A computed fold for a 98-nucleotide RNA from a Gemmatimonadales bacterium, annotated as c-di-GMP-I riboswitch aptamer. Rfam family: c-di-GMP-I riboswitch aptamer. Rfam's curators write: GEMM was predicted in a large-scale screen for bacterial structured RNA regulatory elements. The sequence was found by an Rfam model in a public genome assembly.
RNA sequence: GGUCGAAAAAGGCAAACCCGUCGUGAGGCGGGGACGCAAAGUCAGGAGUCCCGAGCGCACUUGAUCUCCAGCGCGCGAAGGAUCGUCCGGCUGCCGAA
Numbered sequence: 001g002g003u004c005g006a007a008a009a010a011g012g013c014a015a016a017c018c019c020g021u022c023g024u025g026a027g028g029c030g031g032g033g034a035c036g037c038a039a040a041g042u043c044a045g046g047a048g049u050c051c052c053g054a055g056c057g058c059a060c061u062u063g064a065u066c067u068c069c070a071g072c073g074c075g076c077g078a079a080g081g082a083u084c085g086u087c088c089g090g091c092u093g094c095c096g097a098a
Stems, first nucleotide, its partner, number of pairs: 004096002012037002017032006035085001041091003045088003048083004055076004060071002
């Protein structure tokens, strides 16, 4: 120095939930709080999930038919956004038993 990660030490972070606040929302931030974490530091580059939602498809409704529009239901879903405590990847980093 690399790999690795101990019932080690020094420190660190903080899920759910609650309060405040910002946001249409996912969610962010601050305080409390600890389920956990050796990168739970950082970067939305890839995948996933979530939000919003242009648009598209199917079905239904009127008066016999057709077309268009609208409404309602279901499904798909561009652009945009959120999440790195979903995974991968990039960058950086504390400690040192085996």